[in-house]
RNA sequence: CCCUUAGAGUUUGAUCCUGGCUCAGGACGAACGCUGGCGGCGUGCCUAACACAUGCAAGUCGAGCGGGGAUUGCAGCAUGAAGUUUUCGGAUGGAUUGAUGUAAUCCUAGCGGCGGACGGGUGAGUAACGCGUGAGCAACCUGCCUAUCACAGGGGAAUAACGCAGCGAAAGUUGUGCUAAUACCGCAUGAGACCACAGAGGGACAUCCCACAGGGGUCAAAGAUUUAUCGGUGAUAGAUGGGCUCGCGUCUGAUUAGCUGGUUGGUGAGGUAACGGCCCACCAAGGCGACGAUCAGUAGCCGGACUGAGAGGUUGAUCGGCCACAUUGGGACUGAGACACGGCCCAGACUCCUACGGGAGGCAGCAGUGGGGAAUAUUGCACAAUGGGGGAAACCCUGAUGCAGCGACGCCGCGUGAGGGAAGAAGGUAUUCGUAUUGUAAACCUCUGUCUUCGGGGACGAUAAUGACGGUACCCGAGGAGGAAGCACCGGCUAACUACGUGCCAGCAGCCGCGGUAAUACGUAGGGUGCGAGCGUUGUCCGGAAUUACUGGGUGUAAAGGGAGCGUAGGCGGCUUUGCAAGUUGGGAGUUUAAUCUAGGGGCUCAACCCCUAAUCGCUCUCAAAACUGCAGAGCUUGAGUGAAGUAGAGGUAGGCGGAAUUUCCGGUGUAGCGGUGGAAUGCGUAGAUAUCGGAAGGAACACCAGUGGCGAAGGCGGCCUACUGGGCUUUAACUGACGCUGAGGCUCGAAAGCGUGGGUAGCAAACAGGAUUAGAUACCCUGGUAGUCCAUGCUGUAAACGAUGAUUACUAGGUGUGGGCCGAAAGGUCCGUGCCGCAGUUAACACAAUAAGUAAUCCACCUGGGGAGUACGGCCGCAAGGCUGAAACUCAAAGGAAUUGACGGGGGCCCGCACAAGCAGUGGAGUAUGUUGUUUAAUUCGAAGCAACGCGAAGAACCUUACCAGGUCUUGACAUCCAACUAACGAGGCAGAGAUGCGUUAGGUGCCCUUCGGGGAAAGUUGAGACAGGUGGUGCAUGGUUGUCGUCAGCUCGUGUCGUGAGAUGUUGGGUUAAGUCCCGCAACGAGCGCAACCCUUAUCCUUAGUUGCUACGCAAGAGCACUCUAAGGAGACUGCCGUUGACAAAACGGAGGAAGGUGGGGAUGACGUCAAAUCAUCAUGCCCCUUAUGACCUGGGCGACAAACGUACUACAAUGGAUAGCAACAGAAGGAAGCCAUGCAGCGAUGCAGAGCGGAACCCAAAAACUAUUCUCAGUUCGGAUUGCAGGCUGCAACUCGCCUGCAUGAAGUCGGAAUUGCUAGUAAUCGCGGAUCAGCAUGCCGCGGUGAAUACGUUCCCGGGCCUUGCACUCACCGCCCGUCA
Repeated sequence: CCCUUAGAGUUUGAUCCUGGCUCAGGACGAACGCUGGCGGCGUGCCUAACACAUGCAAGUCGAGCGGGGAUUGCAGCAUGAAGUUUUCGGAUGGAUUGAUGUAAUCCUAGCGGCGGACGGGUGAGUAACGCGUGAGCAACCUGCCUAUCACAGGGGAAUAACGCAGCGAAAGUUGUGCUAAUACCGCAUGAGACCACAGAGGGACAUCCCACAGGGGUCAAAGAUUUAUCGGUGAUAGAUGGGCUCGCGUCUGAUUAGCUGGUUGGUGAGGUAACGGCCCACCAAGGCGACGAUCAGUAGCCGGACUGAGAGGUUGAUCGGCCACAUUGGGACUGAGACACGGCCCAGACUCCUACGGGAGGCAGCAGUGGGGAAUAUUGCACAAUGGGGGAAACCCUGAUGCAGCGACGCCGCGUGAGGGAAGAAGGUAUUCGUAUUGUAAACCUCUGUCUUCGGGGACGAUAAUGACGGUACCCGAGGAGGAAGCACCGGCUAACUACGUGCCAGCAGCCGCGGUAAUACGUAGGGUGCGAGCGUUGUCCGGAAUUACUGGGUGUAAAGGGAGCGUAGGCGGCUUUGCAAGUUGGGAGUUUAAUCUAGGGGCUCAACCCCUAAUCGCUCUCAAAACUGCAGAGCUUGAGUGAAGUAGAGGUAGGCGGAAUUUCCGGUGUAGCGGUGGAAUGCGUAGAUAUCGGAAGGAACACCAGUGGCGAAGGCGGCCUACUGGGCUUUAACUGACGCUGAGGCUCGAAAGCGUGGGUAGCAAACAGGAUUAGAUACCCUGGUAGUCCAUGCUGUAAACGAUGAUUACUAGGUGUGGGCCGAAAGGUCCGUGCCGCAGUUAACACAAUAAGUAAUCCACCUGGGGAGUACGGCCGCAAGGCUGAAACUCAAAGGAAUUGACGGGGGCCCGCACAAGCAGUGGAGUAUGUUGUUUAAUUCGAAGCAACGCGAAGAACCUUACCAGGUCUUGACAUCCAACUAACGAGGCAGAGAUGCGUUAGGUGCCCUUCGGGGAAAGUUGAGACAGGUGGUGCAUGGUUGUCGUCAGCUCGUGUCGUGAGAUGUUGGGUUAAGUCCCGCAACGAGCGCAACCCUUAUCCUUAGUUGCUACGCAAGAGCACUCUAAGGAGACUGCCGUUGACAAAACGGAGGAAGGUGGGGAUGACGUCAAAUCAUCAUGCCCCUUAUGACCUGGGCGACAAACGUACUACAAUGGAUAGCAACAGAAGGAAGCCAUGCAGCGAUGCAGAGCGGAACCCAAAAACUAUUCUCAGUUCGGAUUGCAGGCUGCAACUCGCCUGCAUGAAGUCGGAAUUGCUAGUAAUCGCGGAUCAGCAUGCCGCGGUGAAUACGUUCCCGGGCCUUGCACUCACCGCCCGUCA
């Protein structure tokens, strides 16, 4: 310098980290699902080394041999047909046939030769010199082949075949006789080889090797054919192929640690081609092993293949090399070569034949069959090519091989058309109904012919002949868009969205997770995305995974430092110098089969595929270098150690001594309790306790000093003295001279509890007993109490044995305490320890920070998701208890660390609120009213449910309302729009009916606009058809709007900046102060917004203006006036403004003055961000779903008013602060009034009725206010209380039976102040008294308002409840009504 290296989802409310799980990629001898046009090249039993029918897979040579057979020629012999002739006797003729001999050709069982050890198959066994790689054999063999040298003379004896005779079912076999050879055996020859002997030369690597000469011994041979050769024998050399030996490498398990008797070695013999315990005899006692022997499991090894950036990991199909095997086990024979796939023998299993006596067989050769299995092909063609065997050759054989067939099994290539074509067709889907999309897609027009179909020609592979493939590839011509598209996916990861169906069902799912009525996640459809003759799924491997980390991780808290020390092996190691060259570096050589991969070329139209060339790593040899490591030698002193001089200490062991305290015993004093607790009781005590005094005994522990002080390796060590003893530190620099560091195994030490033996036992105290507590209490508390605690001696060997931090060494800012030395007069410096703070740096953060968790080095130990589990099994240790070592099945998608925001705490601090406390009046008990639950019912319509539902929706259910029930009715509808026809509309009365409604008569009545006077239009009604109406039907968990609540609490946020990796923090915290995040000060914050406050209304004072219906200074009226009251407009006033004190010179607080009012004057309206899936689909609106002669609409009657019971909210009471009667007839405020309020008069006991003025109201009316005063009652179920009931009336209204209100007379219930519990209220408030209004025909004890009279108390914030701020803990975040554990189902 170039190339290469990609991540994502999932733990949380959110964050960072650790960590697992999962996904996206590639590959396959694959299988399965759906689909399937063509071609080329490959590839195809991974399972049962399971069993095999049938055919084929190794033969060949007659030029090795004797026979046999066939054919032909020739020779003679035998035979003698047709024909011819005939005197019919025959003659002639020679075909045919047979045997013999001879010659030639062909075939061949047998003998003989060569080959069946190659080729082909399979991977069972094998953890091995089996394989790979590199060497060696001076310890070896090698048929056929090549080269060279030499030779082949002469004999012999047999035996198959064959003949004869037997045996047997068969397979086969026996006897006897004959015969040949390139079969077999002697003899001769011996260049030469080998052997022994003795000689002498050279060389080397240990045994040894090479060459030479001498005589001696042993050893050969085969012919065939007919001429060309092919063979034979001996020897040497080569080539090829093999055999043996060695270095290095080659899976898992130590829960396999010891193994070994031919074992290790020697001598000698044997055996082999050859070395060797290979085998044997004798001798010796060795050999292997923590660098993993032995044992167990698994496995053929490699070139390579897949993956990966690489390093690696996984794998060993096809092709190539090696090995092993051939039904299982064993054995040898033959041979150059085998212990032999298609040879032999034996044994076993199995199958077959059998005449039961015996025999035969081996597909892991090619096809094929059965079986097994998710699964793997034709009983094909040919020797044309390549190669192999035999042969002189022709040739024969060859399931090797070349081809074809089957399978989308894989890779590669091609096609299923191309161009034009908008009415953006129809159809489909969606829709906001406008349209969008499918979509130039189709139709239609114009073309083309790859593949395909038909016809014709027709190879290369074969140099002369010979072609299975094959009439194939290829070429030419013709026809016609015709015959050729699917699969998966569409929530995120991950490219691609809608509708319908379904409703935690059916189903999906790789992980997270979808589905409980609006599912982009299920199923279907439309559309889309991806790939495409394939596409998905499953399985396996690598990757991502830095998730075993060599490259390239960690261990304070996430998993992980051994409890500590000593020390063996091992690993690592100070300074200087010399040598060597093992490691190291560089050059050269050999090897690394071919194929593969990579690069560059080339050939099939391209590609896959094939061919050619080149390059890369390892090992070995060799040459060189010497820096570093190593080895050897020499030296050094700084590491380490020794010496000398000092010094501190609860360091250890043993012995002795001491005082205080507890308990017990003895004695004295003394009397009724003691003790104990939250409170008690058990217990002790009148037989004298506790208390107190004196004495004695015994055991254990050592107050104060005492200190993040000291010592020790850790555990640990504490009264004092003595003895023995270990280590440290400082100073010095005399000695040794790297003697060092770490440390697997090993050894030693090792708290407490526990165990054995023997002592001891005061106190304390497991177990145990009793008393309490409690729902229970096998606990906490109390009274007792045994092991034990103590001593001696053994064992155990573990702890949160912790600094949760291994040891050693070096380096890297400071500040401040403290213990021990040294230097120094002091200041100060220095060494060793022990603490705190803090920079750089590190860390996920917290934190660490010279005592590192920083920067480096060495060694050891340990970790790899959670649970199962430190469990089981095995082994070792232990007396036991138990300890050490230490899994798996199964299961989950997390478990976890640190930090953040909240919420929470029977955590802390500060503060507030009628929160408590202090008070007043109540509720809870009674009766009644009303609401709710429950029950009942034909219906008792529905909703509201802790606070925040329950006199709530409902400001008013007799009908109506009304939504509910029963019955009777209607179906384009009670209501809206559109169309057509008709009719003005409207309106009256009659009959039936409970009514809705139906029937029938029509008296009356004919409107508006335009007009060409025919009519048309608007509006209305009736009838008809369909679009549609309608729904108080469902879902408030699909929604809008509205509302409640925390809470009128003081909070909730943002911008910019800063801090933090980040979630977040800061601001908003802190010191004060306030009703208030109100204000001030400080501050890495500076500002801002929504809230608070203020602005608004009302009330309290005053002023100004305006005044009638108001008011009056007028005796009344009228009139006048507007001072006052009042009304209603505008203004003023209050701001801690002023003074003093306190405070920080602030904010502010306290006191005071003035003022009608004083510190937000009182009251109201006003409700931040948000919480409660809070309430409401029945106010209204609305998505979706549902009903449509009904879940819509109308009518009558009923119900919402029921009544064993329970609860809430109120009214009235229980009486004397009262009731009744009478009197006074005094003083309000606010509101309302026309289908109304009603003065006044009359009637009535009264409700009320009759007449009737005024007033749409500051005018008239409602309207009387009640409280008040006097008398009486005298404490009773009453002259209290008024429920209930009877009778008689009144009012409203079509209608008071279910089911209204009021009046009068009579009746006169419970109730004598209310259990546990609980509510409201802090001043014009509570309490008490009456008045008005809305709704409304009528109906209030409810609701909303109004005024009159008018208190008590607040020490205070410990506690209850709620809230705010800060802080702390947290395993909660659906947030303590949380989470979670155990048992049971």